[in-house]
Molecule: transfer RNA
Organism: Fidelibacterota bacterium
């Protein structure tokens, strides 16, 4: 340099171009319990890396970039 994969909540990850972006597991609140742990129930918490572009609609597609990663001489 030049090919591939990735980026979504505090962490791991989901989400076929169409419903209000979801789940775990943290946090936080109530309930249980003498207390704490686990356990039920609920809250909060996202400009889906940046910047255009297609489309009636983009987290999902296309183009530049940025950052991990891997592979190649």
């Nucleotide at each position: 340099g030049c090919c591939c994969c990735g980026a979504u909540a505090g962490c791991u990850c989901a989400a076929a171009g169409g419903a209000u972006a979801g789940a775990g597991c943290a946090u936080c609140u109530g309930c249980c319990u003498u207390c704490u742990a686990a356990g039920c129930a609920g809250a909060g918490g996202g400009u889906u890396g940046c910047a255009g572009g297609u489309u009636c609609g983009a987290g999902u597609c296309c183009u530049g970039c940025u950052c991990g990663g891997g592979g190649u001489a």